SAM riboswitch aptamer (S box leader) from Paenalicyclobacillus mengziensis, 147 nucleotides, folded computationally. Model confidence (mean pLDDT): 78 of 100.
């Protein structure tokens, strides 16, 4: 560097050194001189290793529990949110269809018709955009195993 696999909404400091940055990347949104990164101490957790039991049984292995003196890891915000795809809901503007309204024309007179107009209203449909929610993927982090 890469492959496989498991996990990623819990948990963890009023400490010391240090001095301006940090939250992987994008866009956001945050944290930070009431002190960032980093290091030390402290803590959390329980992936591996360890112990006990059960299953399987040649071993390997699987499951459950325990302990935390070993190897890692972790200690703001869900992996802080997000990025791709699908579904769904809502909104705005647009287009089309239909209906209504207003106007016009004609007939007529307290009304009717309409191969007509409309910066009007409503319903439905369509594709687009934006936002919310759900699902999956991607990316990333960590452990364990392999190349």
């Nucleotide at each position: 560097c890469u492959c496989u696999u498991a996990u990623c909404u819990a948990g963890a400091g009023u400490g010391g050194u240090g001095g301006a940055g940090g939250g992987a990347c994008u866009g956001g949104c945050c944290c930070g001189a009431u002190g960032a990164a980093a290091c030390c101490c402290g803590g959390c957790a329980a992936c591996c290793a360890c112990c006990a039991g059960a299953c399987u049984u040649u071993u390997c292995g699987u499951c459950u529990g325990g302990a935390g003196a070993g190897g890692u890891g972790c200690c703001a915000a869900u992996u802080c949110c997000u990025g791709c795809a699908g579904g769904u809901u809502c909104a705005a503007a647009c287009a089309g269809u239909c209906a209504a309204g207003c106007g016009g024309a004609c007939a007529g007179u307290g009304u009717g018709u309409u191969a007509u107009g409309c910066a009007u209203u409503g319903a439905c449909u369509g594709a687009c955009u934006g936002a919310g929610c759900c699902u999956g993927a991607g990316a990333g982090a960590u452990g364990a195993g392999g190349g």